Context: one part of a larger RNA
RNA sequence: GCCGGCGACUCAUAGGCAAUGGCUUCGUUAAGGGAACCGACCGGAGCCGUAGCGAAAGUGAGUCUUCAUAGGGAAAUUGUCACUGCUUAUGGACCCGAACCUAGGUGGUUUAUCCAUGACCAGGAUGAAACUUGGGUGAAACUAAGUGGAGGUCUGAAUCAACUGAUGUUGAAUAAUCAGCGGAUGAGUUGUGGUUAGGGGUCAAAUGCCACUCGAACCCAAAGCUAGGUGGUUCUCCCUGAAAUGCGUUGAGGUGCAGUAGUUGACUGGACAUCUAGGGGUAAAGCACUGUUUCGGUGCGGGCCGCGAGAGCGGUACCAAAUCAAGGCAAACUCUAAAUACUAGAUAUGACCUCAAAAUAACAAGGGUCGAGGUCCGCCAGUGAGACAAUGCGGGAUAAUCUUCAUCGUGGAGAGGGAAAGAGCCCGGAUCACCAGUUAAGGCCGCUAAAUGACCGCUCAGUGAUAAAGGAGAUAGGGGUGUAGAGACAGCCAGGUGGUUUGCCUAGAAGCAGCCACCCUUGAAAGAGUGCGUAAUAGCUCAAUGAUUGAGCGCUCUUGCGCUGAAGAUGAACGGGGCUAAGCGAUCUAUCGAAGUUGUGGGAUGUAAAAAUGCAUCGGUAGGUGAGCGUUCCGCCUUAGGGGGAAGUGCCCGAAAACGAGAAUGUCGUAGACGAAGCGGAAGCGAGAAUGUCGGC
Numbered sequence: 001g002c003c004g005g006c007g008a009c010u011c012a013u014a015g016g017c018a019a020u021g022g023c024u025u026c027g028u029u030a031a032g033g034g035a036a037c038c039g040a041c042c043g044g045a046g047c048c049g050u051a052g053c054g055a056a057a058g059u060g061a062g063u064c065u066u067c068a069u070a071g072g073g074a075a076a077u078u079g080u081c082a083c084u085g086c087u088u089a090u091g092g093a094c095c096c097g098a099a100c101c102u103a104g105g106u107g108g109u110u111u112a113u114c115c116a117u118g119a120c121c122a123g124g125a126u127g128a129a130a131c132u133u134g135g136g137u138g139a140a141a142c143u144a145a146g147u148g149g150a151g152g153u154c155u156g157a158a159u160c161a162a163c164u165g166a167u168g169u170u171g172a173a174u175a176a177u178c179a180g181c182g183g184a185u186g187a188g189u190u191g192u193g194g195u196u197a198g199g200g201g202u203c204a205a206a207u208g209c210c211a212c213u214c215g216a217a218c219c220c221a222a223a224g225c226u227a228g229g230u231g232g233u234u235c236u237c238c239c240u241g242a243a244a245u246g247c248g249u250u251g252a253g254g255u256g257c258a259g260u261a262g263u264u265g266a267c268u269g270g271a272c273a274u275c276u277a278g279g280g281g282u283a284a285a286g287c288a289c290u291g292u293u294u295c296g297g298u299g300c301g302g303g304c305c306g307c308g309a310g311a312g313c314g315g316u317a318c319c320a321a322a323u324c325a326a327g328g329c330a331a332a333c334u335c336u337a338a339a340u341a342c343u344a345g346a347u348a349u350g351a352c353c354u355c356a357a358a359a360u361a362a363c364a365a366g367g368g369u370c371g372a373g374g375u376c377c378g379c380c381a382g383u384g385a386g387a388c389a390a391u392g393c394g395g396g397a398u399a400a401u402c403u404u405c406a407u408c409g410u411g412g413a414g415a416g417g418g419a420a421a422g423a424g425c426c427c428g429g430a431u432c433a434c435c436a437g438u439u440a441a442g443g444c445c446g447c448u449a450a451a452u453g454a455c456c457g458c459u460c461a462g463u464g465a466u467a468a469a470g471g472a473g474a475u476a477g478g479g480g481u482g483u484a485g486a487g488a489c490a491g492c493c494a495g496g497u498g499g500u501u502u503g504c505c506u507a508g509a510a511g512c513a514g515c516c517a518c519c520c521u522u523g524a525a526a527g528a529g530u531g532c533g534u535a536a537u538a539g540c541u542c543a544a545u546g547a548u549u550g551a552g553c554g555c556u557c558u559u560g561c562g563c564u565g566a567a568g569a570u571g572a573a574c575g576g577g578g579c580u581a582a583g584c585g586a587u588c589u590a591u592c593g594a595a596g597u598u599g600u601g602g603g604a605u606g607u608a609a610a611a612a613u614g615c616a617u618c619g620g621u622a623g624g625u626g627a628g629c630g631u632u633c634c635g636c637c638u639u640a641g642g643g644g645g646a647a648g649u650g651c652c653c654g655a656a657a658a659c660g661a662g663a664a665u666g667u668c669g670u671a672g673a674c675g676a677a678g679c680g681g682a683a684g685c686g687a688g689a690a691u692g693u694c695g696g697c
Stems, first nucleotide, its partner, number of pairs: 001697006011091008020082004027047002032042002052059002063073003094232002102221001104219003112196001114194007121186001123155003126151001130147006159183002163180005198214001200210003207216001235628003239624002245258005259383002262379002265376004273347006284336001285334002290330003294326001296324003301319002303316005350370005387410002390407003394403002416427003431602004436598003442592002445577001447575001451589001453588002456585003464579001470564002475560009491548001493546002498520002503515002527542001531540002603618006629686001631683006641674001648670003652666001
C1' cells in the first nucleotide's frame, strides 16, 4: 500500500413541544400490597385542570394602583394520562487521542557522590633537594665534577577518554568502525560489597545523572481526567434552503440575544409598476456667512529718509488694517440646490373553474381557486474567518489580488456558453430523454460551427497585437487670418550708391570690439547696416528694389489615425498559423452560437379536482421537513419448504418498476441442517476515509 472483519448521536431519570391513542358524569395514580416471575386487581396520598388579581394581609368575576368606579396594569383561561418522535437538563453523553495535577508503592545491577576492602599503570627521557669530592674563603658564600632520583614533569603502550574527518544512517551497532587526536604516578584507572529515592537524592554545575526514561524516574489508582482545539462520524429518493451582520462578553478561530433557514398552524392580499403628496441639505454650484487666497485702486497704522530746540511738518518704487473693483478654494463654509433613496396615499393584473342552460363561436358583471408578497404564535437548525467586481467615501502614495465602511451584483452554495487557459468579469440559472428548431454574450480566412459578405472612409506603423512627458514640413480632414494676373511664394539675373573711414573711444575701430546719435543725398531700391570675414582695410552676403517665371502661397488653432521617445535576462503578452485586411471608424443584411427558450415524450412537488386535466414549480453547501430500502433478533409460528439437500457460497441469467437503496426466478456446481414470503415489534442496524483497529498478502 491493497483486500477482508471491527469501528462513532446511546441508555436512564426529569422538563418542553408535536403526532397518535384512552377517558372527559374531569384525567391520573406514587410508594406499598398482590404475585414463582411478569401481571390482573387493590392503593386517591399526591399531581394537572376547573379563577383571577395583589409584594402581602387579602379580596374575588373581579383585582391592584389611587383621594378617586378618573385613568392605567396584568388576567379574562380550556383538560388529563399514556405511547412514539424531536429537543433541553443531569450523568463519560457522538467516537478516538493529550501534555499535566494528585494518592500509594517499586527502583542506586546503568549512572552521580560517598564508605569499606582489593587490583592495575611496558619502555624511554629530563635530572629538584640533599650528599660526596676538587677548587675557593679566616670561616662562609660561591663554583666544578660526581652521587642522588624529585615532579597533579616530558615522550609513549596497556588502560581511561572522545578533538577532527570519512564511512555508516531500513547501520555489523538504538552511538559503532577506520585514519589521526588528549591524559597516561595522579584531583589517576578499576573489581567486589555497601549508603543516599522522586515536593527526593547526587552533582569539580551540564538542568547533568538517578536501569535505552529526567525542567522532576517508573508502576498502579483516581480515570472513560479535562480538551472553547484537531481528525473522523457508515443506505436511497423527494421538497425547501441560509450565514460569514448588529449588540454584549477575561470577548475576538468560543459563546448568549437579535437577524437570516426549515416546519406546523393562524391571519392578510398583494409584489412590482404608474401617479400624487411629503420632509431633506448629498452631488453640483456659489462666495451672502465662517475661514482661506491672487492682482489692482484708495491708504488707518507702522517702518525708513529729510527739516526742526521742541511741538510738529514734509517725503517715500517699504509693510499694511479696513474698504472698492476683478478672480479662485473648502469633509468639519452655504444666499442656492438636484437625480436617486425614504415615508404615506391612490390606481391597476394573469391563469383555471363556476356562473353556463344550448348545436357552435365570442364574451360583460359576480363568485371561487392558484401564482409571487407580508404579519404573528409554537417547535427547531446552521451562521456569527468571509471573497472579488461596480459605485460613493475614509486610511495608504487618488500604491497593492492592500485595508475599513455603505449600496448593489456574482462566487460562496451555480453547472452550461464566451473571455486561448481563469471561483468573483460578460451571457445565462442545469427535473429526465432526443443524431429537432430558435436565439444571448461572443463570433463568421483555415485550426474551429458560421459572409475570403455589402457599402463609405482611415491606417503602411505588422500600428492592430503593452506605456508617459517630450519631439517631428508623416498623413487625411475642419476652422480662423493674411497675401496674390496692378503677378504673390520659392528659384534664377541685375544693381545694392554718395556725404563717410559719421562722432567718440582706441595702437588701430573704415556698416560689423565698445559708447552716443541714427541724419541728408542720388534714386526703381539700398540700414550711419542682418550675418561671415580682416591687425585695420579689403572681400562675400542680407535687408529694401527691378527683371524673368505664371497660380496659388504663408501664418495660426483644431480633429482622426500613425512615427519617435521604447533597454533584461532560454524564443515567448495577436492562442498559434498567418493577415495590408483576416486592422481601425461608421452603416446594413445574412449566418453560427448555451444545459437560455421552443418542440416531442416521460417523471416528481404544490394547489384545485372523483378522474381527465389546468396553472406554477423541480441548481444547491451548512442546515431543516417528508417518503422509503436493507441488516440481525423476536412475535403470529414447533408456519410454507427442507438429507429426494435448508442457509451460505461460485458462475450464469437478469422481467416489471420514473428513479434509487435493492433484487425475483432459473441452471450447473459447492456445501451439509436449517429456514423464505407476509403483517408487526426490538436494535450492539448500513463504512471509504479517523497518521483508525485486528488479520492476511
This is a predicted structure of a 697-nucleotide part of an RNA (large-subunit ribosomal RNA, domain II) from Corchorus olitorius. The organism belongs to Corchorus, within Eukaryota. Its mean pLDDT, the model's own confidence on a scale to 100, is 80. The full RNA is in RNAcentral, with records from SILVA.